This is a predicted structure of a 105-nucleotide RNA (Glycine riboswitch aptamer).
The coordinates come from a structure-prediction model, not an experiment, and the mean pLDDT is 77.
[in-house]
RNA sequence: AUGAUGGUUGUAGGAGAGACUAAACGAACGGUUUAGCACCGAAGGAGCAAGUCCCAUAAAAGCCUUGGGAUCAAUCUCUCAGGUACCAGAUACUACAAGCGGACG
Numbered sequence: 001a002u003g004a005u006g007g008u009u010g011u012a013g014g015a016g017a018g019a020c021u022a023a024a025c026g027a028a029c030g031g032u033u034u035a036g037c038a039c040c041g042a043a044g045g046a047g048c049a050a051g052u053c054c055c056a057u058a059a060a061a062g063c064c065u066u067g068g069g070a071u072c073a074a075u076c077u078c079u080c081a082g083g084u085a086c087c088a089g090a091u092a093c094u095a096c097a098a099g100c101g102g103a104c105g
Base pairs, nucleotide, nucleotide: 006100008098009097010096011095012094013093018037020036021035022034023033024032025031038084039083040082044080045078046077047076051071052070053069054068055067056066
């Protein structure tokens, strides 16, 4: 001196779904807590397919058949958590910038 996977910070873009009901606190709106019903999926979390591998069965061996196990993705599924006016956001993801790190050469 090249600068991968991965992480951090900032900027921009970026949804969804009850301004629900009752009680309490609060001067009031907003808000908070508890309980209840109805919903959303894009913090996080969980589950699984094909494929691959192993074992057994069948089989002279290998491939093929059948069964079991392991591994195995998501914007899919679940709805634990989180969320359901505006704003905001512990918002996935995309782009850019700075920085950490140091695979490879």